RNA sequence: AAGUGAUAAUGGCAAAUUUAUCGAAAGGUAAAGACGCAAAACUAUAGGGGCUAAGAUCGAAAGAUUAUGCCAGCCAGUUACCGGU
Numbered sequence: 001a002a003g004u005g006a007u008a009a010u011g012g013c014a015a016a017u018u019u020a021u022c023g024a025a026a027g028g029u030a031a032a033g034a035c036g037c038a039a040a041a042c043u044a045u046a047g048g049g050g051c052u053a054a055g056a057u058c059g060a061a062a063g064a065u066u067a068u069g070c071c072a073g074c075c076a077g078u079u080a081c082c083g084g085u
Base pairs, nucleotide, nucleotide: 005082012037013036017032018031019030020029021028022027035073041078042077043076047075048074049071050070051069055066056065057064058063
């Protein structure tokens, strides 16, 4: 330096689920919990992809379309500890 990852060290985060709460919902927050993660750190109008449909539009109705709502622990962009090879 690479962003390579070891039967290494210091450690870190926290899935599902439960309880409470916010929200129309997706989902978020807090506590417990630990499936896993070498970026499971940050970024949502920088890009792709996905979820929801309150409101709006169409429809006789059933329903359909739509994000400026949401997901980064989907891909991705940016940044970063350690030092065996």
The RNA shown here (c-di-GMP-I riboswitch aptamer) has 85 nucleotides and comes from Domibacillus sp. PGB-M46. It was read from a public genome assembly, where an Rfam model found it.